[in-house]
RNA sequence: CCGCGCUAAACGGGGGACUGGCGGUACCCUGCACCAGCAAUCCGCCUUAGCUGGGUCGAAUUCCCGCUCCGAGGUUCGGCCCUUCGGGUCAGCCCGAGGUCGACGGCGUUGAAGGCCGGGACCUGCGCAGGUCGGGCCUCCGAACCCCGCCAGGACCGGAAGGUAGCAGCGGUAAGGGGGAAACCGGCGGUGCCGCAGCCCUCCGGGCCGGAGCCGGAGGCCGAGACAGCGCCGGGGGCGCCGCGAUCGACGAGUGGGUGCGCGG
Numbered sequence: 001c002c003g004c005g006c007u008a009a010a011c012g013g014g015g016g017a018c019u020g021g022c023g024g025u026a027c028c029c030u031g032c033a034c035c036a037g038c039a040a041u042c043c044g045c046c047u048u049a050g051c052u053g054g055g056u057c058g059a060a061u062u063c064c065c066g067c068u069c070c071g072a073g074g075u076u077c078g079g080c081c082c083u084u085c086g087g088g089u090c091a092g093c094c095c096g097a098g099g100u101c102g103a104c105g106g107c108g109u110u111g112a113a114g115g116c117c118g119g120g121a122c123c124u125g126c127g128c129a130g131g132u133c134g135g136g137c138c139u140c141c142g143a144a145c146c147c148c149g150c151c152a153g154g155a156c157c158g159g160a161a162g163g164u165a166g167c168a169g170c171g172g173u174a175a176g177g178g179g180g181a182a183a184c185c186g187g188c189g190g191u192g193c194c195g196c197a198g199c200c201c202u203c204c205g206g207g208c209c210g211g212a213g214c215c216g217g218a219g220g221c222c223g224a225g226a227c228a229g230c231g232c233c234g235g236g237g238g239c240g241c242c243g244c245g246a247u248c249g250a251c252g253a254g255u256g257g258g259u260g261c262g263c264g265g
Stems, first nucleotide, its partner, number of pairs: 001265006010056002012030004020046005034054005063258007073248004077243004081238007092230002095225001098222004104216004114209004119204003123198005128192002131188005137180005147172004155164003
């Protein structure tokens, strides 16, 4: 160096979670990777950290290790945004009694503020008048019988005299209805060129004193307080967006190294 036979290894890996820790089942990523059994109220183990049984391949392109790059995906940190629950003055925005400054405008020496006097309006009460409604009043109608009066005929009692009830008719009336309107009684009012009184809260104008202010006000500032829409504070969620954030890292690319035993030639 060649041939044959065998053995170690390999026949997937990773993330989160779980766990004292490791691996597995289940979940997720990668992408295709022997079979059977066990396992989340878990299963098997202990740094040589799944166990049991079977199979294929096999010392190298194929097994093992290191380094570089790429990088699915997971975990995590910070910021922003969205959403949800709660808080209440802490420091805001918004709202805000009130105060202050006040552009500008109006009134005012044909007289401001203020003071005194009296008047009108409004409002309240009473009165008067008027309107309207009701009552009462007048009048008319108004009951088959169960309302009244008078009751023909007829009926009943009686020997008779006489008496009784009573339909129709006639007259009247009740409830109710129609009409009338001067006076009467009562209620009511966005009735009044009305009267009296009250009220001076509001408004209007007048006289006298007085002698220069008065009123409105955009906007700025202060602001008792109020609210929970935003902000703020505290908690939960999105698995939202961003960061040459941190960390683990499959697949893939490159590079360097490592690994047997037996027999024969």
Annotation: Predicted 3D model of a 265-nucleotide RNA (Bacterial large signal recognition particle RNA) from a Chloroflexota bacterium. Of the family's consensus pairs, 92% are formed in the model. Its Rfam family is "Bacterial large signal recognition particle RNA". It is annotated as a non-coding RNA gene. Taxonomically the source falls in Chloroflexota (Bacteria, Bacillati). The coordinates come from a structure-prediction model, not an experiment, and the mean pLDDT is 78.